[in-house]
């Protein structure tokens, strides 16, 4: 240097051009003599920057970090 791929809550993971879920966990509160467990509710999220568009988390671009493969060189 070229090419693929991934980037989503605290972790780990779906998903769609139109209010962004799900699992565990974290908090509250109920239950319990107390923990555990179970029930209920709550808070937390699209890697940055642009562009297209009424609307962008999704599409297009560039840019970051990770991974994977290929070439060239001394």
């Nucleotide at each position: 240097g070229c090419g693929g791929g991934a980037u989503u809550a605290g972790u780990a993971u779906a998903g769609u051009g139109g209010c962004a879920g799900u699992a565990c966990g974290u908090u509250u509160g109920c239950u319990u003599c107390c923990c555990a467990a179970g029930c209920a509710a709550a808070a937390a999220g699209u890697g940055c920057c642009a562009g297209u568009u009424c609307g962008a988390u999704u599409c297009u671009g560039g840019u970051a970090u990770c991974c994977c493969g290929c070439u060239c060189u001394a």
The RNA shown here (transfer RNA) has 74 nucleotides and comes from Candidatus Falkowbacteria bacterium RIFCSPLOWO2_02_FULL_45_15. Its Rfam family is "tRNA". It is annotated as a transfer RNA. The organism belongs to Candidatus Falkowiibacteriota, within Bacteria.